[in-house]
Context: one part of a larger RNA
Formats: sequence, C1' cells, structure tokens
RNA sequence: UGACGGGGGCCCGCACAAGCAGUGGAUUAUGUGGUUUAAUUCGAAGCAACGCGAAGAACCUUACCAGGGCUUGACAUCCAACUAACGAGGCAGAGAUGCAUUAGGUGCCCUUCGGGGAAAGUUGAGACAGGUGGUGCAUGGUUGUCGUCAGCUCGUGUCGUGAGAUGUUGGGUUAAGUCCCGCAACGAGCGCAACCCCUAUUGUUAGUUGCUACGCAAGAGCACUCUAGCGAGACUGCCGUUGACAAAACGGAGGAAGGUGGGGACGACGUCAAAUCAUCAUGCCCCUUAUGUCCUGGGCUACACACGUAAUACAAUGGCGUUUAACAAAGGGAAGCAAAGCCGCGAGGCGGAGCGAAUCCCCAAAAGGCGUCUCAGUUCGGAUUGCAGGCUGCAACUCGCCUGUAUGAAGUCGGAAUUGCUAGUAAUCGCGGAUCAGCAUGCCGCGGUGAAUACGUUCCCGGGCCUUGUACA
Repeated sequence: UGACGGGGGCCCGCACAAGCAGUGGAUUAUGUGGUUUAAUUCGAAGCAACGCGAAGAACCUUACCAGGGCUUGACAUCCAACUAACGAGGCAGAGAUGCAUUAGGUGCCCUUCGGGGAAAGUUGAGACAGGUGGUGCAUGGUUGUCGUCAGCUCGUGUCGUGAGAUGUUGGGUUAAGUCCCGCAACGAGCGCAACCCCUAUUGUUAGUUGCUACGCAAGAGCACUCUAGCGAGACUGCCGUUGACAAAACGGAGGAAGGUGGGGACGACGUCAAAUCAUCAUGCCCCUUAUGUCCUGGGCUACACACGUAAUACAAUGGCGUUUAACAAAGGGAAGCAAAGCCGCGAGGCGGAGCGAAUCCCCAAAAGGCGUCUCAGUUCGGAUUGCAGGCUGCAACUCGCCUGUAUGAAGUCGGAAUUGCUAGUAAUCGCGGAUCAGCAUGCCGCGGUGAAUACGUUCCCGGGCCUUGUACA
C1' cells in the first nucleotide's frame, strides 16, 4: 500500500421488511447428472453450467458407432500426357462405386492453318492437401462476471531515507469522484452525465396505396386519423421555505410532460491462469492406405433413478355451449403469402382472384356478453393407449406434426427450503417473427385487461467511502 475481520461509523440495491404471483408435491416438455450402450459425438460446472453453444438431430446436419469403399485424396496450387466441356439410358450393388455402351454435342481467344492458349475433365509422379485430433495453463479475436457499481489513474509541485502519501481526505449535497465550500496542492485523462434511438405533447411541410364532414359508389378534398421529414418543448427556468450568502432539498404555479419524464443502446482501470483451439484465426505437439475422406444403416431420442428450467392443472374470478356482435399492435410474404367459391365433422383438399405489397394475402385477436353445470375426482383435469385419417418429405419403424373417435391416469393448492416483481410493473390474455421441407410448452418481439404494497434499515445477502486491528501478500 492492499486484502481480510462473527471491528466501528456513514450510505445504497426487490438485499430485508410490506405485498402479489410462483418454484419445491402431480403429469408432460426440455436440459443436465448418473447408469446403460457398438455408439449413446463434443463443449458449458456455485452465483456467472443445466429450454446453455443448438434461430429448430427422421436422411442431411453429424463431429459418434457398425459395416462397405478410396489413398495426391471430398477441397487448393504446381508439372507431364491425353480428351473440348457437357449429356443420355443399361447391368451389378444397401449405396458409395464398378462394368460395358455411347444416341446427341463440338463452343471462346490467337494463328504462319501445322498448331498454341484459357476454362473443364481423365490418367500418372511427387511437392503437398486434410484433421470438429491435443493444449483456452502458449495465443489473437469474441464473451460472461463483479456492475451502469462510482470508481481508476496521470503530469507538475509538495511531504517522506524509502515503500509511498498528497491531489481522490474533510463539511454539505447528489443517482453519480454530481456539484458547492474548505484545504500543499494546481491541473488533466478514462469512467458519470450529455450528445444517438424509441416513446409521451404540439407546430409546420408533404398527401398515396392512407383518411372522409358527404346515405353507398364515383367524384372531390387533405379538416381529422395516420405516415415521415424538419422544428418547438423541460432548463430547478419562475415563486416561496430551509440552507453557509453556496451547492442543493422541500412545497407550489404554469404545463402533455418536473426535477435523470419512461425505456433502450452505451460497460472505466481491473478481477476470476473465468469461457471459447468445435464460429473464425493461430504457435507448438500429434495422425498421414488414417485421428483424412466417401457411403449405407444405427446413434445423439436409451432409462431403476437424482437435479434445474418451463407448460398444463387441481376448478365456479371456473368448465362447456351459444352470440360471430365488437375492440389491437407489431411483423412476414415470390421455389412465397394466398382471398372468394366448392368438398370434408375436422386436420385438410380442389380452386386460383390479388399481391415483390400503407394497395393483395397471412388475419381469426383472446380474455368479453348470455345460458347451463352446483362442489363431485365431477360437464374439473387431460396424461396414456386403441382405431381411423390428414400434411411435409426419396423416406415418418427406430424417431415428425396435426385431426376425428374411443379411453380417461396422477392431481383436491404442495415439507424443509426457495424465486421474481415497485407501475402500464406483477399477474393474466391472445398475436407475430427468426430457425425451418416438416416439427416450439423454447427464444425474440407485439399489443389487450390491469393490481397490491413499501412503517422502515435492527437483521440476511451484495456493493461504495472513511476509520481501526492483523502472526496474511
């Protein structure tokens, strides 16, 4: 000087408290451990691994296993020889591949018309290719975490023999090392804040595909809604009180909005030899008829069990039927989204208008209203299983999703323990998108309805500043 303390002081945070909804019990989904297996590929490991890499394992993916093949190789450059490239069917085989046949087909640039060259293919030799093999404790890059916590430093000066100190401590204040005052310090940098985006109000400009004061259409118009550009607006600016005459705090006015208005992006010096050699790149080591590469099939989907994260429930604030009578936002659409109409109980099929989309389509929002059920393992709950179908796709046995019908399990609110959340939040309701042929209870977004509680900081956890002790560095 740090670090640590079941030392002290001050302060903060959904940290506790006050509340609301859960998890832990059930079933299912999913990830992990374990076990099993020919293989169940690999990584991630307290917080900060475990619906994580994976924004989607039937084949492919795929890295794993079994079997069948190849060895200059699936891919790249160089050399030589030959052939234009390309393309079609036949036989064997699980396919990779092998065998034999060739219908068709002859291009581009230069040319002394002999040929040469570019591109592509076949064969051969070796230089080499290749490796999701090892090392994240050799690395780059990227990322998590403390933590959006308020800190971390430097120059000059001064103090100290020195390590170092000072500044950065102190008195106030703030979300903040934010600002003010004081001070052997005076300044500065990285952080804080602001500048950026969305949102809340308004003016103006522009009105098509949007909108409509006109009954509809057309027409007309741009008032309104809206779209998207440019401005305005909020600054403790004004008033009062408190304060040290300061910074600031509290109350008020005006205002759509008030003291950072709400949300996002943005993450200082560093810590954890944190994570990643399997995104990529890369040193060294290792393999080279195999640890490379091609193919078929299997596996990653196993199942006594244990844990995490979710979904659905246990019901009456509910289930079912009916009313189709209403009200969103944000997205997506050409190998695509698909309307009307018709068929089917339905999944879906036929059909194909329109639309590269403020035009057309996905598109139906759901919680809502009315009726019934009357507290039951039920008209709750839907697991499981049988049968019959639909869709995607070479192909749904291992191992997809959906529909109809039948079946109708556990479950009556969950021990110890434990999580999230302070407002348009929690809770609840539906909608969309990425990935994607198909497959979503996951993820990322969108809007609808819309609470309760916070006395307070004694305690638990984490953090910041000052101070004190120390046999630690």
This is a predicted structure of a 473-nucleotide part of an RNA (small-subunit ribosomal RNA, 3' major domain) from an uncultured bacterium.